Transfer RNA from a Candidatus Edwardsbacteria bacterium, 77 nucleotides, folded computationally. The sequence was found in a public genome assembly. Its mean pLDDT, the model's own confidence on a scale to 100, is 82. NCBI's taxonomy places the organism under Bacteria, Bacteria candidate phyla, Candidatus Edwardsiibacteriota.
RNA sequence: GCGCCCAUAGCCCAAUUGGAUAGAGCAACGGACUACGAAUCCGUAGGCUAGAGGUUCGAGUCCUCUUGGGCGCACCA
Numbered sequence: 001g002c003g004c005c006c007a008u009a010g011c012c013c014a015a016u017u018g019g020a021u022a023g024a025g026c027a028a029c030g031g032a033c034u035a036c037g038a039a040u041c042c043g044u045a046g047g048c049u050a051g052a053g054g055u056u057c058g059a060g061u062c063c064u065c066u067u068g069g070g071c072g073c074a075c076c077a
Base pairs, nucleotide, nucleotide: 001073002072003071004070005069006068007067010026011025013023019057028044029043030042031041032040050066051065052064053063054062
C1' cells in the first nucleotide's frame, strides 16, 4: 500500500435480519435484611449506537468518507 472484519451504558454482550419507546448481566448509587459487614432481595440512575454525510415514510441495522482496533496479502531501497 491492497483486501476483509469489528466499534451499542463504566465492563461483557443482546436488539427477531429496516418498523415505532435500544435492553440484559456485572459494576455504581439508594433501601431492606444484619449487632456491624459479606451474601441475598427490592429499587434508581446511566446511551448523540465511534464521528460526518447519504438512501428511506422509517436506520443500531443499508451506502460513502473519516477515526481507532484486529486479521490476511504485498513491498522493504